[in-house]
RNA sequence: GCUCUGUUCGUAUAACGGUUAGUACGCCUGACUUUCUAUCAGGAAAUAGGGGUUCGAUUCCCCUACAGAGUACCA
Numbered sequence: 001g002c003u004c005u006g007u008u009c010g011u012a013u014a015a016c017g018g019u020u021a022g023u024a025c026g027c028c029u030g031a032c033u034u035u036c037u038a039u040c041a042g043g044a045a046a047u048a049g050g051g052g053u054u055c056g057a058u059u060c061c062c063c064u065a066c067a068g069a070g071u072a073c074c075a
Base pairs, nucleotide, nucleotide: 001071002070003069004068005067006066007065010025011024012023013022018055027043028042029041030040031039048064049063050062051061052060
């Protein structure tokens, strides 16, 4: 250089092109408890960036960035 794969809350992981993007842990608040832990209830938090197709895109296509794998060259 070329080819392929991947990028979603703080972390991990789901979502047939159509619900307010879900779940677990963590975090915050409350209840319970003498206190802490545990338990219960509730809450905040994400689709890498840009463009295209579509009535509608996390999902399909293109470009860029980043990460990984393979491969070529190294005069």